[in-house]
Context: one part of a larger RNA
RNA sequence: GCCAACGAGUUUAUCUUUUUUCUAAGUCUAAGGGCUUAUGGUCCGGAGGCAUAGGGAAACCGAGUGUUAAUAGCGCGUUUAAAGAGAAAAGAUAAGACCCGAAGCCAGGCGAGCUUACCAUGACCAGGUUGAAUUUCUCCGAAAGGAGGAAAGAGGACCGAACCCGUGAGCUGUGCAAUACUCUGGGAUGAGUUGUGGUAAGAAGUGAAAAGCUAAUCGAGCUUGGUAAUAGCUGGUUCUCCCCGAAAUAGCUUUAGGGCUAGCCUUCCUUUGUAACGUAUCGGGGGUAGAGCACUGGAAAAAAUUCCGUGGGCUUUGCCUAGGUCUUUUUACCAAACUGCGAAUACCGAUACCAUUUUUAGGAAGAGUUAGACUGCGGGGGCUAAGCUCCGUAGUCGCGAGGGAAAAAGCCCAGACCUUCGUCUAAGGUCCCUAAAUUUAAGCUAAGUGUAUCUUAAGGAAGUGAGACUCCCCAGAUAGCUAAGAGGUUAGCUUAGAAGCAGCUACCCUUUAAAAAGUGCGUAACAGCUUACUAGCUAAGGAGUCUUGCGCCGAAGAUUACCGGGACUAAAGCUUAAUACCGAAGACAAGGCAUAUAUUUUGUUAUGCAAAAUGUAUGGGUAGGGGAGCGUUCUUAACGCACUGAAGCUGAAUCGUGAGGUUUGGUGGAGCGUUAAGAAGUGAGAAUGUUGGC
Numbered sequence: 001g002c003c004a005a006c007g008a009g010u011u012u013a014u015c016u017u018u019u020u021u022c023u024a025a026g027u028c029u030a031a032g033g034g035c036u037u038a039u040g041g042u043c044c045g046g047a048g049g050c051a052u053a054g055g056g057a058a059a060c061c062g063a064g065u066g067u068u069a070a071u072a073g074c075g076c077g078u079u080u081a082a083a084g085a086g087a088a089a090a091g092a093u094a095a096g097a098c099c100c101g102a103a104g105c106c107a108g109g110c111g112a113g114c115u116u117a118c119c120a121u122g123a124c125c126a127g128g129u130u131g132a133a134u135u136u137c138u139c140c141g142a143a144a145g146g147a148g149g150a151a152a153g154a155g156g157a158c159c160g161a162a163c164c165c166g167u168g169a170g171c172u173g174u175g176c177a178a179u180a181c182u183c184u185g186g187g188a189u190g191a192g193u194u195g196u197g198g199u200a201a202g203a204a205g206u207g208a209a210a211a212g213c214u215a216a217u218c219g220a221g222c223u224u225g226g227u228a229a230u231a232g233c234u235g236g237u238u239c240u241c242c243c244c245g246a247a248a249u250a251g252c253u254u255u256a257g258g259g260c261u262a263g264c265c266u267u268c269c270u271u272u273g274u275a276a277c278g279u280a281u282c283g284g285g286g287g288u289a290g291a292g293c294a295c296u297g298g299a300a301a302a303a304a305u306u307c308c309g310u311g312g313g314c315u316u317u318g319c320c321u322a323g324g325u326c327u328u329u330u331u332a333c334c335a336a337a338c339u340g341c342g343a344a345u346a347c348c349g350a351u352a353c354c355a356u357u358u359u360u361a362g363g364a365a366g367a368g369u370u371a372g373a374c375u376g377c378g379g380g381g382g383c384u385a386a387g388c389u390c391c392g393u394a395g396u397c398g399c400g401a402g403g404g405a406a407a408a409a410g411c412c413c414a415g416a417c418c419u420u421c422g423u424c425u426a427a428g429g430u431c432c433c434u435a436a437a438u439u440u441a442a443g444c445u446a447a448g449u450g451u452a453u454c455u456u457a458a459g460g461a462a463g464u465g466a467g468a469c470u471c472c473c474c475a476g477a478u479a480g481c482u483a484a485g486a487g488g489u490u491a492g493c494u495u496a497g498a499a500g501c502a503g504c505u506a507c508c509c510u511u512u513a514a515a516a517a518g519u520g521c522g523u524a525a526c527a528g529c530u531u532a533c534u535a536g537c538u539a540a541g542g543a544g545u546c547u548u549g550c551g552c553c554g555a556a557g558a559u560u561a562c563c564g565g566g567a568c569u570a571a572a573g574c575u576u577a578a579u580a581c582c583g584a585a586g587a588c589a590a591g592g593c594a595u596a597u598a599u600u601u602u603g604u605u606a607u608g609c610a611a612a613a614u615g616u617a618u619g620g621g622u623a624g625g626g627g628a629g630c631g632u633u634c635u636u637a638a639c640g641c642a643c644u645g646a647a648g649c650u651g652a653a654u655c656g657u658g659a660g661g662u663u664u665g666g667u668g669g670a671g672c673g674u675u676a677a678g679a680a681g682u683g684a685g686a687a688u689g690u691u692g693g694c
Base pairs, nucleotide, nucleotide: 001694002693003692004691005690006689011095012094013093014092015091016090017089018088019087020086021085022084023083026050027049028048032044033043034042035041036040054061055060064076065075066074067073098236099235101233105226106225107224108223109222110221116200117199118198119197120196121195122194123193124192125190127159128158129157130155134151135150136149137148138147139146140145163187164186165185168183169182170181202218204214205213206212239629240628241627242626243625244624249262250261251260252259253258263369264368265366266365267364268363269362270361278353279352280351281350282349283348284347290341291339292338296335297334298333300331301330302329303328304327307324308323311321312320313319314318372397373396374395375394376393377392378391379390380389381388402413403412404411417592418591419590420589422588423587424586428582429581430580431566432565433564437579439578440577441576442575443574444573450568451567459553460552463550464549465548466547467546468545469544470543471542472541480537481536482535483534486510487509488508491505492504493503516531520529521528593619594618595617596616597615598614599613600612601611602610603609604608630683632680633679634678635677636676637675638674639673640672641671648667649666650665651664652663653662654661655660
């Protein structure tokens, strides 16, 4: 991991609701007892319970009573009026209370054969080194003492085996081993090591102290019991079909991943009946969007004004002025907490229309939900960041399948009862993958731009299409070619120089077809080249500004270049217009099933229930509510089957929407079923489920 078996809302008591049974001139018996075919049945038994009257704390009174001084008022009652007992289902409460699951708490025992400390009694420590005290000898010294030699052999002394330990590294790490092995290392006469026996333990021991150790267990051992501890937590919770169908919100909560009440769902009873919903019209209130600047504030410019004026100037007791400041005016603005204005929507009311079961309200019972998510729109927070967060509003998902978006919870289309190799469409598509146009008409794009959306900026550019406007132009434009481009004058100043061309000032006049006191190169300065401007040749369009379509650059990212791919250029891209087709579980067609309701008919125990037909509508669904059934085991009763073959196993056919049923072949070899009731140890795929097998 797989298979098989086992494996989770039960039982008792009390209460509530619904359905139902019995009795009702109330109802039911409990303990106990009699009889009996004896875990049963039946008959006694009215003790007692509930009901029949309530009010009051009570005394007590009583259709009233309590309060009170009250005969007032008010509260609770009386009227309207049936109860009691049993059964079933559902729910609640108390219990282990649907099942499994802690870490833990307490009590009683068992442990010091491991380890810690201690006690008693034993044992052990190769070899080598150092050389304390002390003694003695010699010398010195008055002595105390000192020096030297010899003997001696101290030490939590030294080196180093056994022995004890475990420093560093390697190795091992399903090991040789639940701590080893190899190399290396520390102690090794001591606070040493060790044998045997003994003492001390669970809030206790022991501890040269690490909360270490107390039998591979220690911030409280192990074991049994209390015990099915508790678990607002996690996991699991077993057959079918049919009807309806949520919530992720509010308030409160030692509350925030839990609850209680409300909201939203279901079932039943009663009620509403043109109401509700929707649409149209009419009537309302508002202070949002927008707008505006009288108010409250903000902020800009100009002018006038008030006051100051340190700095500056001057004609200096002061004046003028830079600057600051007050107020006013004008111009143009800003505001969630500004408003002399002010929508659209929305909301409220009325009227009309529509109308099918669907609506409204009340009561009773059963819930679940109170982690929501994204998208569009209006906002707060944040960075007008977030697949961010918090509100409002709508949708979808949640609980929703199908088609589209390559792939896809929340986007677009559309809401799946079943069947059909039937039809039509939606979104989206129609070259191939891939169903359907290589469709029609007119343009654009040359960048593979682009080929669904999102993916792009400031800025830059004789890309190209369209439009508008201005100017020049056969009296010859623009480009090109030829020629001219002069004189006063080297303008004046400045300067070493300044001659059109370093710089400053001015920018005139003349001759002209035209020619600047000079557009750019250039020179030390001149010179030289060139331009403006003019004529000729040529020849038909030229110059500029603005708006706009599609493109270009700007343009760097993380698995893989790429529109999903192939690939595509008068398109298979983009824009505009048109027609056809494809395309879904949508609509339609045909047949069938179920539910609700209306009508009709039939039956019946007859305001009901059941069945049939017809019409209409409905049938996605998690949590959850309701309804109807299938199957398993056992009991009772009736009826059956079976060695001429029961159950079980296995193959086939067949019936039922389904759980399942029936028939039959084979196997098997002794029990089994149907109908009507009843009772449950009643249905497994999941629980790191339990046991067994492989």
A computed fold for a 694-nucleotide part of an RNA from a Minisyncoccota bacterium, annotated as large-subunit ribosomal RNA, domain II. The organism belongs to Minisyncoccota, within Bacteria. The full RNA is in RNAcentral, with records from ENA. Rfam family: Bacterial large subunit ribosomal RNA.